[in-house]
About this RNA:
A computed fold for a 73-nucleotide RNA from a Bacteroidota bacterium, annotated as transfer RNA. The sequence is in RNAcentral, with records from ENA. The coordinates come from a structure-prediction model, not an experiment, and the mean pLDDT is 81.
RNA sequence: GCAUCCAUAGCUCAAUUGGUAGAGCAGCGGACUCUUAAUCCGGAGGUUCUAGGUUCGAUUCCUAGUGGAUGCA
Numbered sequence: 001g002c003a004u005c006c007a008u009a010g011c012u013c014a015a016u017u018g019g020u021a022g023a024g025c026a027g028c029g030g031a032c033u034c035u036u037a038a039u040c041c042g043g044a045g046g047u048u049c050u051a052g053g054u055u056c057g058a059u060u061c062c063u064a065g066u067g068g069a070u071g072c073a
Stems, first nucleotide, its partner, number of pairs: 001072007010025004019056001028042004049065005
């Protein structure tokens, strides 16, 4: 330099070929317990990497950029 793949909650990952973004863990509150741990219950937590475009509507499609992984040179 070229090709492919990836970027979503603090972390690990989903999201059924465009239609209101979810789960587990962590954290917070509560129940249980003499207390802690374990267990159970409940809220909360998101500029979906950035900037544009298409569309009534974009995490999803298109373009450019940024960062990362792999392969080739």